Predicted 3D model of a 1480-nucleotide RNA (small-subunit ribosomal RNA) from a Chloroflexota bacterium. The prediction has a mean pLDDT of 86. Lineage of the source: Bacteria > Bacillati > Chloroflexota.

[in-house]
RNA sequence: AGAGUUUGAUCCUGGCUCAGGAUUAACGCUGGCGGCGUGCAUUAGACAUGCAAGUCGGACGGUCUUUCCCGCAAGGGAAGGAUAGUGGCGAACGGCUGAGUAACACGUGAGUGACCUGCCCACAAGUGGGGGAUAACUCCUCGAAAGGGGAGCUAAUACCGCAUAGGCUCAACGGAAUAGAGGCUGUUGAGUAAAGCAGCGAUGCGCUAGUGGAGGGACUCGCGGCCCAUCAGGUAGUUGGUGAGGUAACGGCCCACCAAGCCGAAGACGGGUAGCUGGUCUGAGAGGAUGAUCAGCCAGACUGGGACUGAGAGACGGCCCAGACUCCUACGGGAGGCAGCAGUUAGGAAUCUUGCGCAAUGGGCGAAAGCCUGACGCAGCAACGCCGCGUGUGGGACGAAGGCCUUCGGGUUGUAAACCACUUUUGGCGGGGAAGAGGAAGGACGGUACCCGCAGAAUAAGCCCCGGCUAACUACGUGCCAGCAGCCGCGGUAAUACGUAGGGGGCGAGCGUUAUCCGGAUUUACUGGGCGUAAAGGGCGCGCAGGCGGCGGUUCAAGUUGGCUGUGAAAGCCCCCGGCUCAACCGGGGGAGGUCGGCCAAAACUGGGCGGCUAGAGUGCAGUAGGGGAAGGUGGAAUUCCCGGUGUAGCGGUGAAAUGCGUAGAUAUCGGGAGGAACACCAGUGGCGAAGGCGACCUUCUGGGCUGCAACUGACGCUGAGGCGCGAAAGCGUGGGGAGCGAACUGAAUUAGAUACUCAGGUAGUCCACGCCCUAAACGUUGGACACUAGGUGUGGGGGGUAUCGACCCCUCCUGCGCCCAAGCUAACGCGUUAAGUGUCCCGCCUGGGGAGUACGGCCGCAAGGCUAAAACUCAAAGGAAUUGACGGGGGCCCGCACAAGCAGCGGAGCGUGUGGUUCAAUUCGACGCAACGCGCAGAACCUUACCAGGCCUUGACAUUAGUUAGAAAGCCCUAGAGAUAGGGACCUCCCGCAAGGGACUGGCUAACAGAUGCUGCAUGGCUGUCGUCAGCUCGUGCCGUGAGGUGUUGGGUUAAGUCCCGCAACGAGCGCAACCCCCGUUGCCAGUUAAAUUUCUGGCGAGACUGCCGAGACUAACUCGGAGGAAGGUGGGGAUGACGUCAAGUCAGCACGGCUCUUACGGCCUGGGCUACACACACGCUACAAUGGGCGGUACAAUGGGUUGCCAAGCCGCAAGGCGGAGCUAAUCCCACCAAAGCCGUCCUCAGUUCAGAUCGCAGUCUGCAACUCGACUGCGUGAAGGCGGAGUUGCUAGUAACCGCAGGUCAGCACACUGCGGUGAAUACGUUCCCGGGCCUUGUACACACCGCCCGUCACGUCAUGAAAGCCGGCAACACCUGAAGCCGCUGGGCCAACUCGCAAGAGGGGUAGGCGUCGAGGGUGGGGUUGGUGAUUGGGACGAAGUCGUAACAAGGUAGCCGUACGGGAACGUGCGGCUG
Repeated sequence: AGAGUUUGAUCCUGGCUCAGGAUUAACGCUGGCGGCGUGCAUUAGACAUGCAAGUCGGACGGUCUUUCCCGCAAGGGAAGGAUAGUGGCGAACGGCUGAGUAACACGUGAGUGACCUGCCCACAAGUGGGGGAUAACUCCUCGAAAGGGGAGCUAAUACCGCAUAGGCUCAACGGAAUAGAGGCUGUUGAGUAAAGCAGCGAUGCGCUAGUGGAGGGACUCGCGGCCCAUCAGGUAGUUGGUGAGGUAACGGCCCACCAAGCCGAAGACGGGUAGCUGGUCUGAGAGGAUGAUCAGCCAGACUGGGACUGAGAGACGGCCCAGACUCCUACGGGAGGCAGCAGUUAGGAAUCUUGCGCAAUGGGCGAAAGCCUGACGCAGCAACGCCGCGUGUGGGACGAAGGCCUUCGGGUUGUAAACCACUUUUGGCGGGGAAGAGGAAGGACGGUACCCGCAGAAUAAGCCCCGGCUAACUACGUGCCAGCAGCCGCGGUAAUACGUAGGGGGCGAGCGUUAUCCGGAUUUACUGGGCGUAAAGGGCGCGCAGGCGGCGGUUCAAGUUGGCUGUGAAAGCCCCCGGCUCAACCGGGGGAGGUCGGCCAAAACUGGGCGGCUAGAGUGCAGUAGGGGAAGGUGGAAUUCCCGGUGUAGCGGUGAAAUGCGUAGAUAUCGGGAGGAACACCAGUGGCGAAGGCGACCUUCUGGGCUGCAACUGACGCUGAGGCGCGAAAGCGUGGGGAGCGAACUGAAUUAGAUACUCAGGUAGUCCACGCCCUAAACGUUGGACACUAGGUGUGGGGGGUAUCGACCCCUCCUGCGCCCAAGCUAACGCGUUAAGUGUCCCGCCUGGGGAGUACGGCCGCAAGGCUAAAACUCAAAGGAAUUGACGGGGGCCCGCACAAGCAGCGGAGCGUGUGGUUCAAUUCGACGCAACGCGCAGAACCUUACCAGGCCUUGACAUUAGUUAGAAAGCCCUAGAGAUAGGGACCUCCCGCAAGGGACUGGCUAACAGAUGCUGCAUGGCUGUCGUCAGCUCGUGCCGUGAGGUGUUGGGUUAAGUCCCGCAACGAGCGCAACCCCCGUUGCCAGUUAAAUUUCUGGCGAGACUGCCGAGACUAACUCGGAGGAAGGUGGGGAUGACGUCAAGUCAGCACGGCUCUUACGGCCUGGGCUACACACACGCUACAAUGGGCGGUACAAUGGGUUGCCAAGCCGCAAGGCGGAGCUAAUCCCACCAAAGCCGUCCUCAGUUCAGAUCGCAGUCUGCAACUCGACUGCGUGAAGGCGGAGUUGCUAGUAACCGCAGGUCAGCACACUGCGGUGAAUACGUUCCCGGGCCUUGUACACACCGCCCGUCACGUCAUGAAAGCCGGCAACACCUGAAGCCGCUGGGCCAACUCGCAAGAGGGGUAGGCGUCGAGGGUGGGGUUGGUGAUUGGGACGAAGUCGUAACAAGGUAGCCGUACGGGAACGUGCGGCUG
């Protein structure tokens, strides 16, 4: 620091995804040790049990007890211990939690002259003298208990008077400072305290009132930190005042009265969410996210309310009340509150021991000893995190075994192991043994850390990944299955992507996954983005608030800048140093950290004040152009209608028609009239307006602009959230109007249909007035203002100059509207002084596509609807511009037997062949538009043969090797059998070697292996078809472009041709074209030959043709046309030759070959059958339908080829096929082959199913062959079918061609209508390129790129999912009204009750208090109507997604009616039509 993913490729936009770090984590697999940390995030759910706050006898009375003393005893005294109660202090700390809280709760900085403060510290003063009670205790008594009640006794540092008052408080009157204030201070008056205990004592500890301090707290204020505006208005103690109350204290805090304020777009009020901070995580930073542990603050303690005590609480382990829950109960009543430490249960993916100790630190009490302390210190559990260590170290093979792969050679695992040597961290055993503790003793941790010794490589490795991103590859299995997946995507038989294995990569006591946060993401952009076409400029204007603002002067110092200072707790972070062996961790020092406070200073800039200026802005004056707006009036042309005239059969309409109109007289034409709407020409890329928009003429009223002058004002300006106004068409309301046009509707056509396009009609509407609606592709898809930054050209308006007869022309200034372009900008296209350039200011808007401009809510509207505007869910894209192709019912140019012009056919018939289909035991397989179908097959009776049935074989019909055994093998004969085969017999044996034995060969057995026309042509090679013999396809360098790519190769000509020429940012080159090769045509030479000969023939070598020559055209070129010469003339004819590539085209069955499959069979042998089937259909042919013919007779002329298991002559036989025969020929010699046929000559037939045609069938034969039944060819005789020229449609061919005619060859025993060749006869036509098909080049559009056989829209049907509405139903929350109203504070009352004080001898009275009662407030409860939010709901609406469903074809090409926007109506649906608008 980036990467993957939209495309065929590219650039851009844009989203999604990944690599990093982090975590109070959890889950999966795995797990050796130690240190330091951390550990209920969920139910602030419920809790058994134990513990977590007590202490003081030196405050007090008693009680119990121990010892001692006195005493006979009773009893008394002294010292000590224990402690229920009174009393004091503590219990408001410490510990836990985060429910609530959006708040002065928190943070930060200030303020309190408006305050409080126990214990502690300092200072200063005092502590005199009295009184009355009461717990405990004793007795009686109630209750199950918890707990009480009555009577009696008693003490105090408990309680109460009195005295005193330096001081304090209050009142009155003063003083100094201060902005002011309850602060400070003076005088006078009034009021106001106390407690003792210990000690022999000294004295100590206390007590009282006070001043100050420290620490703690309370209150107030500035600033800061969440979301929703689909929460926009809120508020009645509300805002303020006066007075009174209350508090430690200010305050509407509370109350009475008075006033009507107060808050709010800088977001009040409401809703949602949330403890806040230091910090933590991330990030380059800015920022974002977060608020575990530790620390500060706040809040809470079962839920809600309340006060009491106290210095402090409205009190976690206190009290009262209400509620829910749990427990006890004798049913009358009681008890309880783990969000303390452990622990239980529930919930949950998930979070620990009912441990030890007060030794340390800290806290409470105490004079102290000490007691208490689940704070704390330790230990336990958990890889939960961070850090450290180990699982050994060295040697050890050109490399063990095993595994895996293999091209079978080997490679790899791999120095890895074994083996040898060594070491001992860790773990184990044994021994020693701390610091932590201030003078002694006293240590939970702990027999721990640490140290020493001993044995022994011993006790210790896994997890994830290996298609790209992203580091790491092979094999097997699987076969769109099973599965993987973060994104792109893998898997349909060769998967580096699934599973397993081997190997490899990464990390390592961990490794992965999931979840969440930040990052990457400049993808909310302050740093640091955009808005012409990608998402995004508001339809336009006016304008309040707000933001921003000209020139020069002066002043202030708010912003700003500098210096000093206060604060920003500690911890954390950074740096340095230090302590645990290191590190984590910990200690010390320094630094850093704020939009913060105070003081001083500066005055450039911004800002405030003051006073000026005129360049911005405005006013005035003089001119000027204009479809700017409103109202009233006027005019002509045209359409239609009405009346009349002329006139007659049609008119009208369309692609063609029809509906319609017309003999009741239309259309046409002339005259007259009526009415409504719109204003031809002028008219323009022209004018005006803010936009919408505005078009005949005249008048009136009215807005704005421009030019000139420079008189006036003196910054008065720009923008503009809300707001207000205007706003095409359609549409709505009321009333008019209605000629034409014309949604809907009707009819006629078209069509598969035609709810459309076309035609004939036609209603709303279009028009007017008034009132609504408020939307458009309201577009320059470009907000407004100002300034700056080259030009050229045209045009509208005005001014100046020059010139002139002049209004011309020319130069120039200002202001509009266009075009082309510098720089610059832009992804590109493009923009370019009318910016999309460079800047400033203000507003609006955007943040992936779909869902959706939709739902809900709100506002507006009569309605239609408009404005505002989500989410669930879903996709990995959706897009912009440009590129290359392909395509178009786009355009241009040009080819081709492509059409046209011709000739002959096919399609109809019969037959042949092939194919489909069907059949069959099998009808083997392949080939399927062109480019499968007389194709593989250049030839299926057996064989072939791959198929079927049956009979057989299993190392095999065939190859190689090894072992073993026997022997030559083959062939011949006989028997059985359909044969394969089996049995028997005869025959008879190889080479080397003396032998043993060896070698070759054969059979048997065994093992490797053979074999397969079994599968995959979508794993392949090779070969082939096709576009296409089309003229194209590319490269190097250069240039252009960000790039794909372009240029070259386009253009102008020309050609059969990217053939050539010219031009040109291209210059060259390659594969193709052409030529070079072969054949034919002319000719020369040489040679050859099978009678000879050469002019023929055969072969070889040459010549010849090159637009070379002439003329014309074009430009002088290429070239074209004409001509000469020539056998041949513009590639002379034909062949061979097939560019880059396309079709996953064809072939695993020709061959080869990867992989898979079969192995007594999917291999092999044999016999027979089948490939030859037959209702049909198609393809290619043959033969015909006849007289240009058929029959018969006669007669003429070829070429290419083939031949020794062959071609076969002469001659003879047969009607013939053929037979006999045997000459010749290894072939320029002989034969096929005497004759080629059509042709020509002669004759018959005379238009008919025939003397046409020959199918079919019968009989008789010939030949091949082991064998012609299934199933050959041919011959003779007989038979004589369909067929009379062929529908739609379709094929070939442009000259020695088509057509017609025969001949030969390959295959082959035989079989040719096929195929491959050969020659013979030998035409017609081509105007031309509009159309069909195919192709080439250029261009255009594109939403196509498996490329139009493309893409793609909507309804309907089915399934799944989320969601809206809905009669309702069920909850939550917060308020409101009324009723009721606990505890309690406060107030009133208080006839009952009461020790202290006063009077009184006393009784008693008084003062004061209190139980009780009443009242205000008041939690909760109840009733009620609403609000808000959620769940659910028959049914219903659309939406998304889903495999190949249905209907159509709307869009993309002119998409076949250009499309789209708004609106209205209509229609199964996409959509159609009307009106207006846009060009995308």

The RNAcentral record of the sequence draws on SILVA.